[in-house]
Predicted 3D model of a 370-nucleotide RNA (Bacterial RNase P class A) from a Desulfobulbales bacterium.
Taxonomically the source falls in Desulfobulbales (Bacteria, Pseudomonadati, Thermodesulfobacteriota, Desulfobulbia).
It matches the Rfam family "Bacterial RNase P class A". The family's RNA type in Rfam is ribozyme. About the family: Ribonuclease P (RNase P) is a ubiquitous endoribonuclease, found in archaea, bacteria and eukarya as well as chloroplasts and mitochondria.
A source record names the gene rnpB.

RNA sequence: UGGGGUGGGCGCAUGAUCGCUCCGGUUUACACCGGGGAGGAAAGUCCGAACACCAUAGGGCACGGUGGUUCGUAACGCGAACUCCGGGCAACCGGAGGAAAGUGCCACAGAAAAUACACCGCCGAUGGUCUGCUUUCAGGCAGACACAGGUAAGGUUGAAAUGGCGAGGUAAGAGCUCACCGCUUCCAUGGUGACGUGGAAGGCAGGGUAAACCCCACCGGGUGCAAGACCAAAUAGGGAAACGCCUGAAGGCUGCCCGCCUGAUGUUUCCGGGUAGGUUGCACGAGGUGCCGGGUGACCGGCAUCCCAGAUAAAUGAUCAUGGUCUGCAUAUGCGGAAACAGAAUUCGGCUUACAGCUCACCCCUUUUU
Numbered sequence: 001u002g003g004g005g006u007g008g009g010c011g012c013a014u015g016a017u018c019g020c021u022c023c024g025g026u027u028u029a030c031a032c033c034g035g036g037g038a039g040g041a042a043a044g045u046c047c048g049a050a051c052a053c054c055a056u057a058g059g060g061c062a063c064g065g066u067g068g069u070u071c072g073u074a075a076c077g078c079g080a081a082c083u084c085c086g087g088g089c090a091a092c093c094g095g096a097g098g099a100a101a102g103u104g105c106c107a108c109a110g111a112a113a114a115u116a117c118a119c120c121g122c123c124g125a126u127g128g129u130c131u132g133c134u135u136u137c138a139g140g141c142a143g144a145c146a147c148a149g150g151u152a153a154g155g156u157u158g159a160a161a162u163g164g165c166g167a168g169g170u171a172a173g174a175g176c177u178c179a180c181c182g183c184u185u186c187c188a189u190g191g192u193g194a195c196g197u198g199g200a201a202g203g204c205a206g207g208g209u210a211a212a213c214c215c216c217a218c219c220g221g222g223u224g225c226a227a228g229a230c231c232a233a234a235u236a237g238g239g240a241a242a243c244g245c246c247u248g249a250a251g252g253c254u255g256c257c258c259g260c261c262u263g264a265u266g267u268u269u270c271c272g273g274g275u276a277g278g279u280u281g282c283a284c285g286a287g288g289u290g291c292c293g294g295g296u297g298a299c300c301g302g303c304a305u306c307c308c309a310g311a312u313a314a315a316u317g318a319u320c321a322u323g324g325u326c327u328g329c330a331u332a333u334g335c336g337g338a339a340a341c342a343g344a345a346u347u348c349g350g351c352u353u354a355c356a357g358c359u360c361a362c363c364c365c366u367u368u369u370u
Base pairs, nucleotide, nucleotide: 002365003364004363005362006361007360008359009358010357012323013322014321015320016319017318018317020037021036022035023034024033025032026031039341043352044351046350047349048348049347050346051224052223053222054221063220064219065218066217067216068082069081070080071079072078083096084095085094086093087092097215098214102213103212104209105208106207119155120154121151122150123149126148127147128145129144130143131142132141133140134139163181164180166178167177168176182204183202184201185200186199187198188197189196190195228280229279230278231277238271239270240269241268242267243266250262251261252260253259287306288305289304290303291302292301293300294299325338326337327336328335329334330333
């Protein structure tokens, strides 16, 4: 200089005017005064909790979730450090129980996708057939065939092909044998542990898939603040007491009387449930900030200090001025334009996703110079 990696921060500022909402005060008040009023994600509602109600002897099965190890945490599927594997020159990034308990599945292509197998090949030592030479015969030698058979080195398919590579060996080959690597088992040793290191033995069991069933270990009752608690109208209905009661209360037919019909269904007082509505839950909390201490770190402890939204159809806004950022045009300056994602609703801890623009720290590679 150019490129890259990781982790953070900000998310326009100040002032004025007019509003909205909550709290406190003013003996009342719709008035006045003072104070508070969105976010880093308030979002998705994906995990984990607090809290509340319901359910619940204890244990197991089933079902669901999690999955390297250790630590952190109230808890977690979150975080930290470490281990192994993979990617990258590197900073760094991604992944994680078991496929050697059993069962299932593996399109197309391919010989074969798992009790392995044999399409093209290679060989044909051995056995067989044929030819030639030799031999008294038995037989021997050489050649051919590719018939029996041997083989998996090489080729072909595929995402994946039955340990890799080299040497020996062989008719050709093959862990058939050997060295190294890999694998399995055992031993020693370092580590809390995942695991590392070293050694010995075994010729080698071993395709993939567990977000297929399954096995192993651990965890898990259900429903969510529209949970729940309290106060409590009107109308209708429920219960109790008193009065009245077949010698007829009251009601219906009716303008009134007679008459007819119904037959305790009546009147008064009290009680309790629940609805509308209101209050609460509900803003002091696993709280924020600063300093000190412990820890590699996540995090933990101590001291000081601060109080920081609570709406319910849903407030948190609008306008103006000045300044800042980016940008367009003429270019000391002036005139314009633009400014993201999004928006509390019981509360916390995480994860994930969205985000105009600005900015900080550390690290890696590279170029040049000293």